[in-house]
RNA sequence: UUGACCAAAAGGCAACCCAUUGGAAACGAUGGUGACGCAAAACUACAGGGGCUACGGCAGAACAACUGCUAGGCCAGCCAGUUGCUCGU
Numbered sequence: 001u002u003g004a005c006c007a008a009a010a011g012g013c014a015a016c017c018c019a020u021u022g023g024a025a026a027c028g029a030u031g032g033u034g035a036c037g038c039a040a041a042a043c044u045a046c047a048g049g050g051g052c053u054a055c056g057g058c059a060g061a062a063c064a065a066c067u068g069c070u071a072g073g074c075c076a077g078c079c080a081g082u083u084g085c086u087c088g089u
Base pairs, nucleotide, nucleotide: 004089012038013037017032018031019030020029021028022027036077042082043081044080048079049078050075051074052073055072056070057069058068059067060066
C1' cells in the first nucleotide's frame, strides 16, 4: 500500500407483523411489537444498470367493459457509486 473480516471492544441499523396516516398504485411516514438479518442494511434514484406500479397520456376495442405501451411515481435490505467506525490476523 492492497485485499479479506475468521477475532476483540464499544456500539449501530432493523426484516416480518399490527395500528394510524399519505398515495391511483407501487411504496412511504409515525408509533407499537419484535429481530429476519446486515461490516456500511450510512448517503445517493441526475454516475450507471436492474426491478415494481400505471393516476395521467397514447393506441386498440360492438367508441363499452377491458387490453397493451409509457415514468413526470417508487425500490439502494437487487447490483452499484460515494463516504465512514474498530485495528487484532
c-di-GMP-I riboswitch aptamer from Alicyclobacillus sp. SO9, 89 nucleotides, folded computationally. The sequence is in RNAcentral, with records from Rfam. Lineage of the source: Bacteria > Bacillati > Bacilli > Caryophanales > Alicyclobacillus. The coordinates come from a structure-prediction model, not an experiment, and the mean pLDDT is 82.